[in-house]
RNA sequence: GCACCUGUAGAACAGCGGUAGUUUUCGAGCUUCCCAAGCUCGCGACCCGGGUUCGAAUCCCGGCGGGUGCA
Numbered sequence: 001g002c003a004c005c006u007g008u009a010g011a012a013c014a015g016c017g018g019u020a021g022u023u024u025u026c027g028a029g030c031u032u033c034c035c036a037a038g039c040u041c042g043c044g045a046c047c048c049g050g051g052u053u054c055g056a057a058u059c060c061c062g063g064c065g066g067g068u069g070c071a
Stems, first nucleotide, its partner, number of pairs: 001070007010024004018054001026042005047063005
C1' cells in the first nucleotide's frame, strides 16, 4: 500500500429496513440475626460524517479505531 472481517450500556454478546434486547456489573426494595444466594424494580448504549428510504443499529460511500491475509 491492497483485500477481507469487525465497531451496540462499565464488561461480554444478540439484533439482516418498522418499539434497541440478553447476561453480568451498578443502584433500590423483598428475604436473612448478618453475609452470600434467590426474587422484584430501576439507571445505563448503536464509532464519526454523508447518502438511499416514508422509515437506517441494519443498505451504500468516505473517515477513524481494532483484527486477519497478501505485498